[in-house]
RNA sequence: GAUAAGUCCGGCGAUGGAGUCCGCCCUCAACUGCCUGCGUGCUGAUGACUCCUACCGAUUU
Repeated sequence: GAUAAGUCCGGCGAUGGAGUCCGCCCUCAACUGCCUGCGUGCUGAUGACUCCUACCGAUUU
């Protein structure tokens, strides 16, 4: 110096926050949606579940 493994701490899962679970990554790594006639295009705040916030639609007061 390189490679492999282990331990500890962490990071990530298309738009905010928290909890639980799952998966992935080991540092320029995991991750960074789809369509396109190139248009001021389309869907979604989750990886999954629950709650809060924002946004959208309907109804009532």